[in-house]
RNA sequence: GGGCCCAUGGUCUAGCGGUUAUGACGCCACCUUCACAAGGUGGAGGUCAGGAGUUCAAAUCUCCUUGGGCCCA
Numbered sequence: 001g002g003g004c005c006c007a008u009g010g011u012c013u014a015g016c017g018g019u020u021a022u023g024a025c026g027c028c029a030c031c032u033u034c035a036c037a038a039g040g041u042g043g044a045g046g047u048c049a050g051g052a053g054u055u056c057a058a059a060u061c062u063c064c065u066u067g068g069g070c071c072c073a
Stems, first nucleotide, its partner, number of pairs: 001072007010025003018056001027043005049065005
């Protein structure tokens, strides 16, 4: 230098154009217990890496950039 893949709450992850972005772990509150753990109920937490485009509508499609991984030279 060229090609391919990935980027979604603190972590991991679902979401192959259309209702309010899914679940687990973690965190907080309450219930339960003499207490802890386990369990139950509820809650907070996401500019979907950034920008632009296509579309009535984009996490999803296209382009550029950034970061990470792999391959070739």
RNAcentral holds the sequence, with entries from ENA and MGnify. Predicted 3D model of a 73-nucleotide RNA (transfer RNA) from a Candidatus Nanoarchaeia archaeon. It matches the Rfam family "tRNA". Rfam's curators write: Transfer RNA (tRNA) molecules are approximately 80 nucleotides in length. Model confidence (mean pLDDT): 82 of 100.